Transfer RNA from a Longimicrobiaceae bacterium, 71 nucleotides, folded computationally.
The prediction has a mean pLDDT of 82.
Lineage of the source: Bacteria > Pseudomonadati > Gemmatimonadota > Longimicrobiales > Longimicrobiaceae.
[in-house]
RNA sequence: UCGGGGAUGGUCCAACGGUAGGACGGCUGGCUUUGGACCAGCAGGCUGGGGUUCGACUCCCUGUCCCCGAG
Repeated sequence: UCGGGGAUGGUCCAACGGUAGGACGGCUGGCUUUGGACCAGCAGGCUGGGGUUCGACUCCCUGUCCCCGAG
């Protein structure tokens, strides 16, 4: 330099263009003599900027960073 893949709560992963969901972790309550386990609930997220669209995590352009391959 060229080609390909990736970036989503604190962590690990999902998500036909149509309410961003799950697990772990956290908090609150229940249960328990206490703790743990278990049960219920809550908070917390789409890498930045533009575009297309009634509507974008999703499609297009571009920036940054990471991984793989080629030279």
Rfam family: tRNA. Rfam describes the family as follows. Transfer RNA (tRNA) molecules are approximately 80 nucleotides in length. Rfam classes the family as a transfer RNA. RNAcentral holds the sequence, with entries from ENA.